[in-house]
Transfer RNA from a Candidatus Bathyarchaeia archaeon, 73 nucleotides, folded computationally. Taxonomically the source falls in Bathyarchaeia (SeqCode) (Archaea, Thermoproteati, Candidatus Bathyarchaeota). Rfam family: tRNA. Rfam describes the family as follows. Transfer RNA (tRNA) molecules are approximately 80 nucleotides in length.

Order: sequence, then C1' cells, then structure tokens
RNA sequence: GACCUCGUAGCAUAAUUGGUCAUGCAUCGGAUUUUUAAUCCGGAGAUUAUGGGUUCAAGUCCCAUCGGGGUCA
Repeated sequence: GACCUCGUAGCAUAAUUGGUCAUGCAUCGGAUUUUUAAUCCGGAGAUUAUGGGUUCAAGUCCCAUCGGGGUCA
C1' cells in the first nucleotide's frame, strides 16, 4: 500500500436478509434468611464507532472516515 472481516447497554452475544433493539452476567430496589451467600420478583441502563446518502421506514443497503483483527506485497 491492496484486499477481507468486525464495531449494538459496564462485559459477552442476539435482532428471523429493511418494519417499535432482545437475552445472560454485572449494577440498583424489594421478597425470603438471625446475617451473608444462593434463589425469586421488579427497575434503570443504547443517539447501534463517526459523518453523509437511499427509503414512508436503516443496526441491516450505499459512500467516506476512524478503530480492532487477519491475508498478501
């Protein structure tokens, strides 16, 4: 330098090929318990890496940029 792949909640992953972004752990509150742990119930937490474009509608499609990983030179 060229190409491939990934970027979604604090962390790890989903989202059925464009139609209201979900689950587990963690965190907060409550129940149970003498207390803790474990278990159960409930809550909060996301401008989907950034900026544009297409569309009635974009995490998903297109372009550029940034970052991680890989292949080749």